A computed fold for a 327-nucleotide RNA, annotated as Bacterial RNase P class A.
The model forms 89% of the base pairs in the Rfam consensus.
Its mean pLDDT, the model's own confidence on a scale to 100, is 76.
[in-house]
RNA sequence: AAAGAGGGACGAGUGGUCGCGACGAUUCGAGGAAAGUCCGGACUCCUCGGGCAGGGACGCUGGGUAACGCCCAGAGGGAGAAAUCCCUGGUAAGGGCCAUAGAAAAGGAAACCGCCCUUGUGGCAAGGAUGGAAAGGUAGGGUAAGAGCCUACCAGACUCGGGGUGACCCGGGUGCUUGGUAACCCCCGUCCGGAGCAAGUCCAAGCAGGAAGGGUUAGAGGAGCCCGCCGAAUCCCUUCCGGGUAGGACGCUAGAGCGCCGUGGUAACACGGCGUCGAGAUGGAUGACCACUUCAACAGAAUCCGGCUUAUAGUCCCUCUUUUCGG
Numbered sequence: 001a002a003a004g005a006g007g008g009a010c011g012a013g014u015g016g017u018c019g020c021g022a023c024g025a026u027u028c029g030a031g032g033a034a035a036g037u038c039c040g041g042a043c044u045c046c047u048c049g050g051g052c053a054g055g056g057a058c059g060c061u062g063g064g065u066a067a068c069g070c071c072c073a074g075a076g077g078g079a080g081a082a083a084u085c086c087c088u089g090g091u092a093a094g095g096g097c098c099a100u101a102g103a104a105a106a107g108g109a110a111a112c113c114g115c116c117c118u119u120g121u122g123g124c125a126a127g128g129a130u131g132g133a134a135a136g137g138u139a140g141g142g143u144a145a146g147a148g149c150c151u152a153c154c155a156g157a158c159u160c161g162g163g164g165u166g167a168c169c170c171g172g173g174u175g176c177u178u179g180g181u182a183a184c185c186c187c188c189g190u191c192c193g194g195a196g197c198a199a200g201u202c203c204a205a206g207c208a209g210g211a212a213g214g215g216u217u218a219g220a221g222g223a224g225c226c227c228g229c230c231g232a233a234u235c236c237c238u239u240c241c242g243g244g245u246a247g248g249a250c251g252c253u254a255g256a257g258c259g260c261c262g263u264g265g266u267a268a269c270a271c272g273g274c275g276u277c278g279a280g281a282u283g284g285a286u287g288a289c290c291a292c293u294u295c296a297a298c299a300g301a302a303u304c305c306g307g308c309u310u311a312u313a314g315u316c317c318c319u320c321u322u323u324u325c326g327g
Base pairs, nucleotide, nucleotide: 001323002322003321004320005319006318007317008316009315010314012293013292014291015290016289017288018287020029021028022027031298035309036308038307039306040305041304042303043196044195045194046193055192056191057190058189059188060074061073062072063071064070075088076087077086078085079084089187090186094185095184096181097180098179112128113127114124115123116122117120136154137153138152139151140150141149155177156176157174158173159172160171161170162169163168200250201249202248203247210241212239213238214237215236219235220234222230257276258275259274260273261272262271263270264269
């Protein structure tokens, strides 16, 4: 220098004018994703009867975390020359399914072509043929022909010894060798009650209605009318209480926060010290113009955090791999 791998930071700035929201403020006012709402939690209410079953999610091992489907470290397998990246329970517990083709699609079965001879309703699983897939593979021996029938190597299983917390690895032995599919049922392990800030909590006008108590004839109220007296209930008047609408307040933004340093840890992370922090609306603010420089991405909060995923103009930084050139 070229090609590539992994990771990180920023996301126009300054000044002026006008406007908007918050406000004790000559103060503050969108993001790395505020997004998708896909996971996980905090918080709140419901059930206050709790559990089981059912159902759902996740899935190599160990660790981290409030928790996770996230992160870190490792294991096995795969891709690459490498840096590095991708994948992950069980099919030898059981059941189901595997079109067409093919003899046969799973029973250690089967004989279509074929091979053998002792010619039998015999032996064979080598070769052919079919298929996405055909009963460990290759080579040699062996045999009537064959076959892990025997041997060597390779792949796997089981078992013994050793190492590792573990996934698993290393070495020895036993011919032990039984397809695929679990995003089909299922099995094993772990986790999960439901609804969600329009959650929910508090204050509460007027009107109407309700409960309890009190009050008088000066009001009404007693079977034709008038007068007098008495007068229960009810109405009425009044006091007080509860629910609750409008409306208001809280929830609401300082938190599993961020930065630096130290300690422990391979790391994720944890602990400690110091420092730092100012959107909080409820018809819902965060905009426009001008100047200086070329200023152009994706996109905009509505309870708050931890993740994942997706979108993103342009700029910058760090580490690593391979090749080439120069010193």